About this RNA:
Predicted 3D model of a 71-nucleotide RNA (transfer RNA) from Candidatus Daviesbacteria bacterium RIFCSPHIGHO2_01_FULL_38_8b. Model confidence (mean pLDDT): 82 of 100. Taxonomically the source falls in Candidatus Daviesiibacteriota (Bacteria, Bacteria candidate phyla).
[in-house]
This record gives sequence, C1' cells and structure tokens, in this order.
RNA sequence: GCCUUCUUAGCUCAAUGGCAGAGCGUAUGUUUUGUAAACAUAUGAUAACAGUUCGAUUCUGUUAGAAGGCU
Repeated sequence: GCCUUCUUAGCUCAAUGGCAGAGCGUAUGUUUUGUAAACAUAUGAUAACAGUUCGAUUCUGUUAGAAGGCU
C1' cells in the first nucleotide's frame, strides 16, 4: 500500500426493511434481628456523517476504531 470481517445497554449476546429485546449487572421497595437468596418496579444502547426507501440496527457510500490476510 491492497483485500476481508466486525462496531447494538456497564458486560455477554439477539433482532436479515415495519414498536430495539434477553441474561447478568445497577438503583428502589417487600421479606429478614441482620446479610444473602427470592419477588416486584425502575434504569440504560444501534460508532459518526450522508444517501436509497412510506419506513433503515438491517441496503449503499465516506470517516473513525478493532481483528485478520497478502505484498
């Protein structure tokens, strides 16, 4: 220098054009003499910028970052 793949919640992962979800976590409450466990409620995300579309996490382009390969 070229090519390929990936980027979604604090963490690990779903969602293949039609309301962004789960588990763990965190907070509050109930329960307990107290802690843990259990139960209930809440919390919080599509890397960024554009394009296509009635509608984009999803399709296209560029940028940034990460991993791998070739030279």